[in-house]
Context: one part of a larger RNA
Molecule: small-subunit ribosomal RNA, 5' domain
Organism: uncultured bacterium
C1' cells in the first nucleotide's frame, strides 16, 4: 500500500446505489407468509323475477355466498449452512440398465353399468381437542362388464445393426389392460313436437400410445484441507449363484457357495469444513476467501418411520419415541419463526411488528378474479461506493484579538471587517411524470421543471524526535504519562498535558480485528 457483510471513538449537511445476526441450528408472544376452481357434484343460506295462493306460504327461473365431497397446486416459490472429506461439489463422459404431471405435435378411442360415503338429519360421549351410531343422497369420487388401434408378456418366421450384457424393425398368434363429463350456441339430421334435448356443433377436460421440450434419477474418468506422536482397517465385509425389492442398474436385502477387497501412489482413525461461478490481493505465479448475486447439495426442535402422489421419505403434511413450553374439570390435549416483521438471549456488533400486488413472476380458474411477507417499493443505520456542498471576486489602516519576542518586531493574514455578485444546497409556493400500448400506480404530489426569499441551513479529525509531510511557547520534572519500532519523561522535553502555528486526510478522520 489494498480490502472489508466489520466494531470502537471523537465529529456529522444533502443526494443515488448498494449493504445490513459473521455470535446461540438458542429460545420464542403476537399477527401474515398457499390457496383455488360453483364452468366436477348434491346441498344450505340471501335477494330478485314470474306463476298460484286459504295471503301463512308453496312452486320454477336467475343472481350472489358458501360449510362438505371432488380436482389441481401445496415436492415451487422463500430461509439457514448444523452435518457431510462424499460422485456433495466442479468438469468430462456413459445409461443397449432408468422415471416424468402440467406444455407442445402426432394416432386412436370414449359403449354399458353398479354400490357407496361425506355434507345433512336423529341420537350420543367429550371440560377441550375431538368423535361414535343409525338414516338418505350427488359427481370429472369409487368398482365390475364390453371394445382393444397401441402398450405390456409370451411364442413363432423374416431382415438390419451394434460396444460385452445385446438394440431396433416387419408379419403373425395367445393372455392381460382404458375412459369423464362440463358449458355455451343450434335445429341439419334423430326424439318429442316449434323449441326443447339424450341430436348437432365449438371450446374445456377424459383414456391409450409414439415423439419432443423441459425436469429428475444411475453410474465413470479426473479434481477437492490438515495430522503418521492415527499403520494397519473390512464379515455383508469382496465376489459368485439363486430369490426378492426398485422406474432403474447394483449386497440394495436375503439364503447359499467362495476367501476375498483396500492399504506408505496415505487406508483406517482424528481434527476442520457446505461446493462452485467468483470475491480480494498481487506485474504474474500464486496466496487467501466463498457476505450479497446465480447454480448444485444438505437440513425444517432431536432421532426415526412411512402414507399420498407424476415429483418428498414433506420447513408451514402424517404416525412414534425424546426434551422443552402452554391449555386441563387431572381423564386427555396443543405447539414448532434455519418464512416477513418482531421480542429475550448470547455479543463488539447487525434494521421496520411498514406500504402494496401498480409492475415482474408464481398457484388455481373457461374468464372476471382470488392468493402471493416472492417480488415491488417506502423505514433505520456514514456500514460501503460514488457524486455535491458548506460560498465566489476584490479588499493592507497589513485593523482589533490571540501566541511569541532579543520589545525593534514577527506571526495568525487577504484571512476578518468591508464592497460587489452568486443560489449548487436549503426553505416556501406552483406545475408535475416515465414506469401502463384501451383501463389500473403501492412508491408518490416523489423524481423533474419553474418561480421567490436570502451568504444565508452545513467542518471535523489525526499527526508535527526519526521512519514521516509538519515547530514554538508554557505546565510537568524517571512524576503524570507517550509509544507501531528505535525508543522519550531524573529543571532549559520541537517525543508526556495545554496553547498557538503547521501538515495530512476531509462528512470523515483515527485505533483494533483480520486477509493479500
Nucleotide at each position: 500500500g489494498g480490502a472489508c457483510g466489520a466494531a470502537c471513538g471523537c465529529u456529522g449537511g444533502c443526494g443515488g446505489c448498494g449493504u445490513g445476526c459473521c455470535u446461540a441450528a438458542c429460545a420464542c408472544a403476537u399477527g401474515c407468509a398457499a390457496g383455488u376452481c360453483g364452468a366436477a357434484c348434491g346441498g344450505a343460506g340471501a335477494a330478485a323475477u314470474u306463476a298460484u295462493u286459504u295471503c301463512g306460504g308453496u312452486a320454477a327461473u336467475u343472481u350472489c355466498u358458501u360449510a362438505g365431497u371432488g380436482g389441481c397446486g401445496a415436492a415451487c416459490g422463500g430461509g439457514u449452512g448444523a452435518g457431510u472429506a462424499a460422485c456433495a461439489c466442479g468438469u468430462a463422459a456413459a445409461c443397449a440398465a432408468c422415471c416424468u404431471g402440467c406444455c407442445u405435435u402426432u394416432u386412436a378411442g370414449a359403449u354399458g353399468g353398479g354400490g357407496a360415503c361425506a355434507a345433512c338429519a336423529u341420537c350420543u360421549c367429550g371440560a377441550a381437542a375431538g368423535g361414535g351410531a343409525u338414516g338418505c343422497u350427488a359427481a370429472u369420487a369409487c368398482c365390475g362388464a364390453a371394445u382393444g388401434u397401441u402398450u405390456u408378456g409370451g411364442g413363432a418366421u423374416c431382415a438390419u445393426c451394434g460396444c460385452a450384457u445385446g438394440a431396433c424393425g416387419a408379419u403373425u398368434c395367445c393372455a392381460a389392460u382404458a375412459a369423464a363429463g362440463g358449458u355455451g350456441g343450434c335445429c341439419u339430421c334423430u326424439a318429442u313436437u316449434u323449441a326443447u334435448a339424450a341430436g348437432c356443433u365449438a371450446c374445456c377436460g377424459c383414456u391409450a400410445a409414439a415423439a419432443g421440450a423441459g425436469g429428475g434419477g444411475u453410474u465413470u474418468g479426473c479434481g477437492u484441507c490438515u495430522g503418521a506422536u492415527u499403520a494397519g482397517c473390512u464379515a455383508g465385509u469382496u465376489g459368485g449363484u439363486g430369490g426378492g425389492g426398485u422406474a432403474a442398474c447394483g449386497g440394495c436385502u436375503c439364503a447359499c457357495c467362495a476367501a476375498g477387497g483396500c492399504g506408505a501412489u496415505g487406508a483406517u482413525c482424528a481434527g476442520u469444513a457446505g461446493c462452485c461461478g467468483g470475491u480480494c490481493u498481487g506485474a504474474g505465479a500464486g496466496g487467501a476467501u466463498g457476505a450479497a448475486c446465480g447454480g448444485c447439495c444438505a437440513c425444517a426442535c432431536u432421532g426415526g418411520g412411512a402414507c399420498u402422489g407424476a415429483g418428498a421419505c414433506a420447513c408451514g403434511g402424517c404416525c412414534c419415541a425424546g426434551a422443552c413450553u402452554c391449555c386441563u374439570a387431572c381423564g386427555g390435549g396443543a405447539g414448532g419463526c434455519a418464512g416477513c416483521a418482531g421480542u429475550g438471549g448470547g455479543g463488539a456488533a447487525u434494521c421496520u411488528u411498514c406500504c402494496g400486488c401498480a409492475a415482474u413472476g408464481g398457484g388455481c380458474g373457461a374468464a372476471a378474479g382470488c392468493c402471493u411477507g416472492a417480488c415491488c417499493c417506502a423505514g433505520c443505520a456514514a456500514c460501503g461506493c460514488c457524486g455535491c456542498g458548506u460560498g465566489a471576486a476584490g479588499g493592507a489602516a497589513g485593523a482589533a484579538g490571540g501566541c511569541u519576542u532579543u520589545c525593534g518586531g514577527g506571526u495568525u493574514g487577504u484571512a476578518a471587517a468591508c464592497u460587489u455578485c452568486u443560489u449548487u444546497u436549503a426553505u416556501c409556493a406552483g406545475g408535475g411524470a416515465c414506469g401502463a400500448u384501451a383501463a389500473u400506480g403501492a412508491c408518490g404530489g416523489u423524481a423533474c421543471c419553474u418561480g421567490a426569499u436570502g451568504a444565508a441551513u452545513a467542518a471535523g479529525c489525526c499527526a508535527c524526535g526519526g521512519c514521516u509531510a509538519a515547530c514554538u511557547a508554557c505546565g510537568u520534572g524517571c512524576c503524570a504519562g507517550c509509544a507501531g519500532c528505535c525508543g522519550c519523561g531524573g529543571u532549559a522535553a520541537u517525543a508526556c498535558g495545554u496553547a498557538g502555528g503547521u501538515g495530512g486526510c476531509a462528512a470523515g478522520c483515527g485505533u483494533u480485528a483480520u486477509c493479500c